[in-house]
Context: one part of a larger RNA
Molecule: large-subunit ribosomal RNA, half B
Organism: Halobacteriales archaeon
RNA sequence: CCGACGUCAGGGAAUUCGGCAAAUUAGUCCCGUAAGUUCGCGAUAAGGGAUGCCUGCCCCGGAAAGGGGCAGGUCGCAGUGACUCGGGAGCUCCGACUGUCUACUAACAACAUAGGUGACUGCCAAUCCGUAAGGACUAGUACAGUCACUGAAUCCUGCCCAGUGCGGGUAUCUGAACACCCAUUACAAUGGGACGAAGGACCCGUCAACGGCGGGGGUAACUAUGACCCUCUUAAGGUAGCGUAGUACCUUGCCGCUUUAGUAGCGGCUUGCAUGAAUGGAUCAACGAGAGCUCCGCUGUCCCGACGUUGGGCCCGGUGAACCGUACGUUCCAGUGCGGAGUCUGGAGACCCCCAAGGGGAAGCGAAGACCCUAUAGAGCUUUACUGCAGGCUGUCGCUGGGGUAUGGCCGCUGAUGUGCAGCAUAGGUAGAAGUCGUUACGCAGGCACCCGCGCUAGCGGGCCGCCGAGACGCCAUUGAAAUACUACCCAUCAGUGACCGUACCCCUCACUCCGGGAGGAGGACACCGGUAGCCAGGCAGUUUGACUGGGGCGGUACGCGCUCGAAAAGAUAUCGAGCGCGCCCUAUGGUCACCUCAUCCGGGUCGGCAACCCGGAACAGAGCGCAAGAGCAUACGGUGGCCUGACAGUGUCCUCGAUAACAAGGGACGUUGACGCGAAAGCGUGGUCUAGCGAACCCAUUAGCCCGAUCGAUGCGGGCAAUGGCUGACAGAAAAGCUACCUUAGGGAUAACAGAGUCGUCACCGGCAAGAGCACAUAUCGACCCGGUGGCUUGCUACCUCGAUGUCGGUUCCCUCCAUCCUGCCUGUGCAGAAGCAGGCAAGGGUGAGGUUGUUCGCCUAUUAAAGGAGGUCGUGAGCUGGGUUUAGACCGUCGUGAGACAGGUCGGCUGCUAUCUAUUGGGGGUGUUAUGGCGCCUGACGGGAACGUCCGUAUAGUACGAGAGGAACUACGGAUGGAUGCCACUGGUGUACCGGUUGUCCGAGAGGGCACGUGCCGGGCAGCUACGCAUCACGGGGUAAGGGCUGAACGCAUCUAAGCCCGAAACCCACCUGGAAAAGAGGCGCCGCCUGAGACCACUCGUAGAAGACGAGUUCGAUAGACUCGGGGUGUACGCACCGAGGCAACGAGGUGUUGAGCCCGCGAGCACUAACCGGU
Repeated sequence: CCGACGUCAGGGAAUUCGGCAAAUUAGUCCCGUAAGUUCGCGAUAAGGGAUGCCUGCCCCGGAAAGGGGCAGGUCGCAGUGACUCGGGAGCUCCGACUGUCUACUAACAACAUAGGUGACUGCCAAUCCGUAAGGACUAGUACAGUCACUGAAUCCUGCCCAGUGCGGGUAUCUGAACACCCAUUACAAUGGGACGAAGGACCCGUCAACGGCGGGGGUAACUAUGACCCUCUUAAGGUAGCGUAGUACCUUGCCGCUUUAGUAGCGGCUUGCAUGAAUGGAUCAACGAGAGCUCCGCUGUCCCGACGUUGGGCCCGGUGAACCGUACGUUCCAGUGCGGAGUCUGGAGACCCCCAAGGGGAAGCGAAGACCCUAUAGAGCUUUACUGCAGGCUGUCGCUGGGGUAUGGCCGCUGAUGUGCAGCAUAGGUAGAAGUCGUUACGCAGGCACCCGCGCUAGCGGGCCGCCGAGACGCCAUUGAAAUACUACCCAUCAGUGACCGUACCCCUCACUCCGGGAGGAGGACACCGGUAGCCAGGCAGUUUGACUGGGGCGGUACGCGCUCGAAAAGAUAUCGAGCGCGCCCUAUGGUCACCUCAUCCGGGUCGGCAACCCGGAACAGAGCGCAAGAGCAUACGGUGGCCUGACAGUGUCCUCGAUAACAAGGGACGUUGACGCGAAAGCGUGGUCUAGCGAACCCAUUAGCCCGAUCGAUGCGGGCAAUGGCUGACAGAAAAGCUACCUUAGGGAUAACAGAGUCGUCACCGGCAAGAGCACAUAUCGACCCGGUGGCUUGCUACCUCGAUGUCGGUUCCCUCCAUCCUGCCUGUGCAGAAGCAGGCAAGGGUGAGGUUGUUCGCCUAUUAAAGGAGGUCGUGAGCUGGGUUUAGACCGUCGUGAGACAGGUCGGCUGCUAUCUAUUGGGGGUGUUAUGGCGCCUGACGGGAACGUCCGUAUAGUACGAGAGGAACUACGGAUGGAUGCCACUGGUGUACCGGUUGUCCGAGAGGGCACGUGCCGGGCAGCUACGCAUCACGGGGUAAGGGCUGAACGCAUCUAAGCCCGAAACCCACCUGGAAAAGAGGCGCCGCCUGAGACCACUCGUAGAAGACGAGUUCGAUAGACUCGGGGUGUACGCACCGAGGCAACGAGGUGUUGAGCCCGCGAGCACUAACCGGU
C1' cells in the first nucleotide's frame, strides 16, 4: 500500500447520475391496522406491548409426550441475549397477474398468457413435412383444427373501399398452346383468321385487411376568443378519450404543490413540430430483483478522517512461470524534424550500484481499428430492382370407355329465300334452251277469300279446294350491265335432315380412386399422375444497385460538345474557377446571278403625334448575318429580286478531336471522277460566314444488285457483301433497386470523427479617431461609424502526423504555470464631504468555499463570504478512480420508408484488461573518489526548498474627523476567529481482536475451567500506543524597486519628478526565519587521537526513543540492555471454595443473595533488584 472485515465523538445523504455500499428492521404471542378495491385483497399494512431463569399450582391430554395458563421469587446494560431473522410509508410511468429470454456484458416496459376478433376448413378437410412412397395434426371432426392480429377484467373501439391487397361477379374488351379455317410451301417451316381458359381490364363487397384521417379568410357593444359565415379541396378530413407524454422541436412551455434554492417529481392548462382508438384508446385493485420522485427511520456515503483484525505485499529459506524484448553507456529544457524526441541541434544537469513505493513519460504492453472511406471484396435481410426456379390456378393431350339431350363447325341431301336505278314486276351467277305446265281423276294451272312463314309493306313461298275457272308462263316487246317457261351446275342466307368433329349438360360402368377381411359399397372417365402452354409467384436462388467529389452522403455534373476570360503576347495548361451556350432550326434561313446599303440623328412633308410613310442630309457600321460568345464581313459573308437544288453519287490526301506516343466514331480543309445549277464569262456551288447541334458492335427494318449453303433442283428458306434508318446523354457504348447497429474481410492516415499542427474569417481582448450623452462640458462615467493590432480559449477552414489503434464527454484526485486581477496590498482620477462606490495604474505572494435542478461543461437559483477571477498543461489527469452522457448487440414511442430499416429525436437496460523493464519522482541503503598515511568529533555554506504564513471580525481611537442632518471613517495599539503549516498526546474524545466482566446456544467436564458460533459469538467497560473532533507554536524588521509622490535641475534665461543626480514608495523581489546541503572535481575548515606500541570501525550477542530490508540509536559484567521477581501505578469490578440466607416444597431440591472480598484476574508503564541472558569470539 492492496483485498476482506470490526469499531467510531458531533452532524446525519451535506456524498453521488442515483442512499451505490453499509446500517436499521427481524422470530413468536397479544392489541391494533388507512386510502383504494375486480370485495378476493391491500395486510406481517402502519403503530404499540410482551419475551430469561427459579419455585409452586391449575387446565387439555391415556401420558413420564406435548400444549395452554396463574401466582410468587430472582439476575443482567441487554432475555427470539449467540445463530437464525421483512426497514417502513406516499405519488407517478409501464406491463394485468404466476411464468419465459439474449449458455458468455441486456431479466426489461421485450416474449408468453387467459380473454377478444378476423380468416380458412365438412374430413381422402384446411394447414404442415417429404422428389416420392409416406407422415404430423389425428386414431381428433366446427363447443374441432389451422393461420393472423390484439393481449386480464371494466368503459369503449369513430370516419374513409380513392390506392394496394383479399373475396365475388362479368354483357363487352384483352388473353397462350394444341386442334380448326385461310394463305403459302411438291413437304414443312411460316403468316393471317376464328374459337377462347385461368388471369387482367371492368363492376360489387371488404378496414379487429395493408393503410389514411386538410387549408385559407371574415365575424359578438373594451380587449381577447370565435358558437356563426364564406371559400378551395379530399376516399375521408382525427370522433370518444388522453395530452409538454417512455410520443412536444421550440422547452428548463405557463400556473400551482414540495425545497432556503427543484432542467427532477406530482397536479393542472394545452396552440398535440409529429397523440388517438384490437398497428387498440382510456382507466385500473393485486402483482414486479422493472423506471422516476418524496418522507420517516438508519447509518463512515459524506464533513474528515482515525484506530484495530486478518490474508497478501515487505524480510528470510525452498520452489519457480507468463506477458514483453531492433539496438543502447536508456536525464532535463528549448528548438528542429512527416507539424507531439531518452538517442538530432544548443544549453543545463549528471560519481557507480542496490531496495521499497505510487504510477508522470516511454505518443507503454495487449488486439494487421469494430468508427470513417476505398474494393467493379463478401455475407445476412427487404422489395412494385433484374433474371430465373419451386409452388399454385387454368387450358390442352395421354392414362380414357359407352349412351343421350341441346348447340356449334364442316361436308352431303331436301326445301325455301335473294328488291340499287330503269323496267308490268322483289332480275343471285353461269351455261343450255323454244318451249314448259295444265285442261279426265284420288284431283287441279290460274284467280278470289281464308290460314301459316318471310318481308324492303311492294310483294314472295307454302297450305286450303270454300267460290270462280281453262288456260297460265316464256320466247317476242320495253327497260337494263344482265331477262326466271324449263333443265343443269354454282354463290350467299335460312329451315329441315344425315355422317364426322367440337361445346355445354345429363346418364351409365369397365379403366382409375377411396372404404371394406370379404361380399360389396361410394365416386367415376372426373380426379390422381405424366407431357405441354398461359397467368400468379422474394416461398426460394443468382446477381446488380456507376463515377467525379477540399472525407463520404445529400446537392450538383465541373461525365459528350462550343465560345470568352483565367492562360503568364508561340502551342499546350488545372480547380465543385468566373461568365454563357448546344443535343436544334431552315426547301429556304440553301446555290448562283443582278441590283441595293445599315443602326441612329438632323431638316422638310395631309391627317401624323417621340415613334407609321415620303424627300434631302450626316453616319466605317454604333446595324444585320436563325440561336451563345468571340472572330469575320460595306468590293460586302448584310438587303431585295430572277432562275435553280452542289443540302448530288463515287474516290483520295491532309488537318482536327488527341500539342509533343498510339487510337474509333465525329468534324473540317483541299483535290479528283461523274452528273448538274446559276452566270455572257472568269468563275462560284461537295448546305447555312467560321468555331457546338453527336454515337461502336450485336439485333431489327428498308434499298438496288451480287455472292454462298441445304448430295441434285427449289420463284421458298437460311447466311453474307454495300448503303440508309432505329441506341447506348455515365455520350470509346454492361441488361440492373435497397437495408445492415447482426455484420465480415482486405486495405487506407492516399480519406473523415477526437487530439495535435498551420491559419484566424468567427471568437476574446486591446488600441487609434471622437460623432454623440453626461442640465453646461467628447475624454468622472458611457461611447456609435470607420480603421489598426494582440492572443490562440470558441467556432470554422486545411487534411500535414497517427486507422499492424496515441482510449472519447463530464465529475473526482493531485501538481505546476500564465495574467487580460475577483479579493487582499500600494497608488491616480472622480460628476471623491464622510460612508459606500465608479474608472484606471502597479502587482500573480496567498486565497477564490458550501448547496438545489441537470450526465452535463455551461447556465439559472439559494444562503454565506474579503472574494466566491479567467485560462493553459494531449479541450492536464481512465497502465489513478468513476462510467451518469455519448457510441454495439435487447426493447418502446413519435416521424420517415411498401419493406428490410433509419433519425446530432426521446426513452429503459447494457463488460472499464496489464505482476512496472527503462526513465522520471518520493523515500531508504551500499561502494568509490575527495591523502603520492588513517580516523573521531564539531563546523562553514556555494547551491537548493518553504507561504509559513494568508485573511477576516471585534474593542479602544470614536459616535471623534467629515456632514444641515441622516449617517459616519482612518493611522496606531490590543483581543479573538477562520483557512493553512509544523509538532505533540497531560486533558476531552475515538480506537484499543492486550486485558477484565456479563450472557445465549452447543460440546467436553461431577464441578471448577474451557472450545466453537468473524480470523472477538454477542454485549458492557478499557491501560499503553496510534490518533482529531483535542493541545501547542507559526514576527518584527532591513535592502533594492513598480505604479505613484517628490527634491534639485537643464535642454527651452520661465516652467518641468528627469535628461545628469538625489529622496520616498507594495501582500510582489532579495535578506531576515525554518530546512536540505562537502560528490561544491575550486570535492572545504577547525580541534583532538593515531601512524606498526595499531586509533577507529564492523560482525556476532542483549535490545529499542529506531525500523519494510539495509540504516539509526542504547547496551555488552567496570553492566540496569532484555527477561524473571518485588513494589508502585493502572484496567476490570468483588473470583474459586466454604458458611449462612433464599420464593417455595413433606422432603429431596432450589434461580439467586450476603459474607469471606474493592476480591480474583491482568498490564506493551515506572522504580528497585544481577536471579537468567548480553558468553566464547571474528573481520